[in-house]
């Protein structure tokens, strides 16, 4: 220098055009003589910019970062 893959709550992940799932975490309540475990509930996320579209996390292009391959 070229090519490929990935980027989603504090952490780890799913989804694939129609306001994003689950678990752990954090807050509250219940329960207990008390603690742990447990039950209910709340909270919090689509890497950045442009384009296509009625509508983009998803498609296209460029960029950034990480990993891998070739030279």
């Nucleotide at each position: 220098g070229c090519c490929g893959u990935a980027a989603u709550a504090g952490u780890a992940u799913a989804a694939u055009g129609g306001u994003a799932u689950u678990a752990c975490g954090a807050g509250g309540c219940c329960a207990u003589g008390g603690u742990a475990a447990g039950g209910c509930u709340u909270u919090a996320a689509c890497c950045u910019a442009a384009g296509u579209u009625c509508a983009a996390u998803u498609c296209u292009u460029a960029g950034u970062u990480a990993c891998g391959g070739c030279a």
The prediction has a mean pLDDT of 82. Transfer RNA from a Bacilli bacterium, 71 nucleotides, folded computationally. The sequence was found in a public genome assembly. The source organism's lineage runs through Bacteria, Bacillati, Bacillota and Bacilli. Rfam family: tRNA. The family's RNA type in Rfam is transfer RNA.